About this RNA
Transfer RNA from a Spongiibacteraceae bacterium, 84 nucleotides, folded computationally. It matches the Rfam family "tRNA". Its family is annotated with triplet codon-amino acid adaptor activity in the Gene Ontology. NCBI's taxonomy places the organism under Bacteria, Pseudomonadati, Pseudomonadota, Cellvibrionales, Spongiibacteraceae.
């Protein structure tokens, strides 16, 4: 230099004929149970804003296509593998 695969909440990891982003698990928080704890059960758990309801943003970065993009297209960055 060329080719292939990958980058998604705190972590792992789903979502691919484009159609609610974050399933599921772990970690964390609150409650129940307990004399207390562990275990178990229930709920919550990306960011900003709001008293609240709610609103806006968010898939490595910047653009593009589309009514709609994690997904398709272009460029770039990073990680892994292959060829030279």
């Nucleotide at each position: 230099g060329c080719c292939c695969g990958g980058g998604u909440g705190g972590u792992g990891g789903a979502a691919u004929u484009g159609g609610u982003a974050g399933a599921c698990a772990c970690a964390g928080g609150a409650g129940a149970c307990u004399u207390a704890a562990a275990a178990u059960c229930u709920c919550c758990c990306g960011g900003c804003u709001u008293c609240a309801c709610g609103g806006c943003c968010g898939u490595g970065c910047c653009g593009g296509u589309u009514c709609a993009a994690g997904u398709c297209c272009g460029g770039c960055c990073c990680c892994g593998g292959g060829c030279a």